The part of an RNA shown here (large-subunit ribosomal RNA, domain II) has 711 nucleotides and comes from a Candidatus Woesearchaeota archaeon. NCBI's taxonomy places the organism under Archaea, Nanobdellati, Candidatus Woesearchaeota. Rfam family: Archaeal large subunit ribosomal RNA. Its family is annotated with structural constituent of ribosome and ribosome in the Gene Ontology.
[in-house]
Context: one part of a larger RNA
RNA sequence: GCCAGGGAGUGCAUCUGCGUGGCAAGGUUAACUCGACAAGAGGAAGCCGAAGCGAAAGCAAUAUGCUCGCAAGCAAUGAGGAGCACGGUGUGAAAGCGCCGGGAGUCACUCGGAUGCGACCCGAAACCAGUCGAUCUAAUCCAGGGCAUGGUGAAGCGAGGGUAAAACCUUGUGGAAGCCAGAAGCGGUGCUGCGUAUAAACGCUCGCGUGACCUUGGACUAGGGGUGAAAAGCCAAUCGAGACUGGUGAUAGCUGGUUCCUACCAAAGUAGACGUAAGCCUAGCCUCGAGCGAGACUGCUGAGCUUGUAGAGCCACGGAUUGGGGAUUAAGGCAUCGAAAGGUGUCGGUCCUUUGUCCAACUCCGAAGAACUCAGCGUCGUAGACCUCGGGAGACGGGGUGUAUGCGUAAGGUGUACAUCCGAAAGGGGAACAACCCUGACUACGGUUAAGGUCCCAAAGUAAUGAUUAAGUGUGAACGGACAAAAGGUAUCUGCGCCCAGAGACAGCGGGGAGGUAGGCUCAGAAGCAGCCACCCUUUAAAAAGUGCGUAACAGCUUACCCGUCAAGAGCGCGGGUCCUUAAAACGGACGGGGCUAAAUCAUUCACCGAUACCGUAGACGACCCAAAAGGUCGUGGUAGGUAGGCGUCCGGCUUGGACAGAACUUUCUCCGAAAGGAGGAAGGGACCGAGCUGGAAUGAAAAUCCUGGC
Numbered sequence: 001g002c003c004a005g006g007g008a009g010u011g012c013a014u015c016u017g018c019g020u021g022g023c024a025a026g027g028u029u030a031a032c033u034c035g036a037c038a039a040g041a042g043g044a045a046g047c048c049g050a051a052g053c054g055a056a057a058g059c060a061a062u063a064u065g066c067u068c069g070c071a072a073g074c075a076a077u078g079a080g081g082a083g084c085a086c087g088g089u090g091u092g093a094a095a096g097c098g099c100c101g102g103g104a105g106u107c108a109c110u111c112g113g114a115u116g117c118g119a120c121c122c123g124a125a126a127c128c129a130g131u132c133g134a135u136c137u138a139a140u141c142c143a144g145g146g147c148a149u150g151g152u153g154a155a156g157c158g159a160g161g162g163u164a165a166a167a168c169c170u171u172g173u174g175g176a177a178g179c180c181a182g183a184a185g186c187g188g189u190g191c192u193g194c195g196u197a198u199a200a201a202c203g204c205u206c207g208c209g210u211g212a213c214c215u216u217g218g219a220c221u222a223g224g225g226g227u228g229a230a231a232a233g234c235c236a237a238u239c240g241a242g243a244c245u246g247g248u249g250a251u252a253g254c255u256g257g258u259u260c261c262u263a264c265c266a267a268a269g270u271a272g273a274c275g276u277a278a279g280c281c282u283a284g285c286c287u288c289g290a291g292c293g294a295g296a297c298u299g300c301u302g303a304g305c306u307u308g309u310a311g312a313g314c315c316a317c318g319g320a321u322u323g324g325g326g327a328u329u330a331a332g333g334c335a336u337c338g339a340a341a342g343g344u345g346u347c348g349g350u351c352c353u354u355u356g357u358c359c360a361a362c363u364c365c366g367a368a369g370a371a372c373u374c375a376g377c378g379u380c381g382u383a384g385a386c387c388u389c390g391g392g393a394g395a396c397g398g399g400g401u402g403u404a405u406g407c408g409u410a411a412g413g414u415g416u417a418c419a420u421c422c423g424a425a426a427g428g429g430g431a432a433c434a435a436c437c438c439u440g441a442c443u444a445c446g447g448u449u450a451a452g453g454u455c456c457c458a459a460a461g462u463a464a465u466g467a468u469u470a471a472g473u474g475u476g477a478a479c480g481g482a483c484a485a486a487a488g489g490u491a492u493c494u495g496c497g498c499c500c501a502g503a504g505a506c507a508g509c510g511g512g513g514a515g516g517u518a519g520g521c522u523c524a525g526a527a528g529c530a531g532c533c534a535c536c537c538u539u540u541a542a543a544a545a546g547u548g549c550g551u552a553a554c555a556g557c558u559u560a561c562c563c564g565u566c567a568a569g570a571g572c573g574c575g576g577g578u579c580c581u582u583a584a585a586a587c588g589g590a591c592g593g594g595g596c597u598a599a600a601u602c603a604u605u606c607a608c609c610g611a612u613a614c615c616g617u618a619g620a621c622g623a624c625c626c627a628a629a630a631g632g633u634c635g636u637g638g639u640a641g642g643u644a645g646g647c648g649u650c651c652g653g654c655u656u657g658g659a660c661a662g663a664a665c666u667u668u669c670u671c672c673g674a675a676a677g678g679a680g681g682a683a684g685g686g687a688c689c690g691a692g693c694u695g696g697a698a699u700g701a702a703a704a705u706c707c708u709g710g711c
Base pairs, nucleotide, nucleotide: 001711002710003709004708005707006706011117012116013115014114015113016112017111019109020108021107022106023105026048027047028046032042033041034040052059053058062085065084066083067082068081072077086101087100088099089098090097091096120257121256123254127247128246129245130244131243132242138221140219141218142217143216144215145214146213147211149181150180151179152177156173157172158171159170160169161168185208186207187206190204191203193202223239225235226234227233260646261645262644263643264642265641270283271282272281274279285394286392287391288390289389290388291387295380296379297378299377300376301375302374303373304372306370307369311365312363313362318359319358320357323354324353325352326351327350328349329348332347333346334345335344336343337342398422399421400420401419402418403417404416405415406414407413427438428437429436442619443618444617445616446615447614448613452609453608454607455594456593457592461606463605464604465603466602467601468600474596475595487581488580489579491578492577493576494575495574496573497572498571500569508565509564510563511562512561514538515537516536519533520532521531544559548557549556620636621635622634623633624632625631647700649697650696651695652694653693654692655691656690657689658688665684666683667682668681669680670679671678672677
């Protein structure tokens, strides 16, 4: 890992609700007794109900008086229901207010739920008690054992030297040492070798190896205790408190798991509170039942009313804020006139006026909308809505998008509101992709469309008309995925305006471009061309008191301007479309790919493809109408969850069957049912097994690092 088997809402007590049954102003027994350990009988103590109110003392109520009115009914009427009235009691001086009152309960059983118990199952880390452990290991004690060989050569001592005597020196002897190398023995440094032998071995290398040494046997210290040359080490493969047994099914707001089918409906991730934030309670949201009996909703239109947002405005307030003008000003600064007294200007302050701006916490204004009320239309509703009461929940981690916003540089960020989707939604499209687009899947078959597409992959146009692009621009609705900017282009298409042009424009080419004069001034010089002033006149087709080079100054070149030549458009400006530059990233690389000059882009048009959408036919189921049947209308995605109906297993009761002429069971085939499942055939097998009704459950397996076994 697979297979088989096992494996999780149970029991009792009390409370509560629905249902069913018995009896009913009553209902019912408990222990216990008799009895056959039965059935049954007895047993009235007790419990619930029949009266409430009040803290208590205590006091103590409608056997219907009136009205409305559902079902029903021709009507009168009208159980229940509703509103009054009246009554009981508490409080209060009273008014009033609270609770209660016109008879339904109780016992049993099933089921839903609550609480207490292990309480759906498995799971701690721990805590406490009592026992068992020092055959491992730590320390200590008693009695023993062991340490090859070699090296070094302390003290002491001898001899010689030496000294006054010593010290001291030399040499020999000697054999010390937590000395050295190293065997046994003990250890365990590195390879972080090897790589599971059921759990530290093995190999190489390395440390100690006469000592605080190693070791045998025997003793002793015990769990908040021991022992410890101290690492919280060790105390039997277990140690920041041993093991075992018990308390014990500890507790676990945490994780995991929780077993057959179908039908109907279908959530919430919000508010308030909590030592609350992984939880829980109440409300809101889901579901089921009952009651009541007529309105409910607010989509559209109209009318009315409320508002202070968007915008706007600011001399309408508060605050911020640019420049100018005017007036005024006691003091003050600066400047200035005056001998001084004093004056003037200006800065500054205040006010007026003018000009230019801004505001979530400014508003003289002020929409669209929105809320509310009414009316009409619309939708739902006597086929019972809305509402009320009661039973059962789940949920109280949300997320995406659009719009409007707060915080943030920003974020697949974070906090809100409204809407919507995912959550709990499959199908088609978007290459792929919870929430983007289309569309809400009962089943089968056929058809038509949506979004999106129609060259090939790949269903459908190599469709049509007009235009644009030459950049492979593009072939991407957008999102997640990067999008691309300021700026620039004599790239190209297009619209508009002005202006010149056959009396010839624009560009090119040929020619002219003169005179007074070198204008005056200045200057060393200044002659069109350093600078200042002025900028006239003449001849002309035209020609500046000069456009730019240039000279020391001249000269020279050139321009404006004019003529000729040529022959048809030219110049300037404001827009629009497309394209280009701007434009850099790490494996080679992405329009989904191929590829495409349209199979790109813009505009227009007609076809076609394309989904579980829509339509048709047939069928199933639900709700309602319906006496039944037939038929009709609406409906049938779904997680948590509520409700309903079924299938199957085991055992009992009653009834009724099958089986050695072959039961259960196994394998396989066929058929039936929407499913859980059911029936039959064949082969194997060799002794039990069903059906109907009814009752009772240790009743359904794929998961729990589930348990046991097999492989």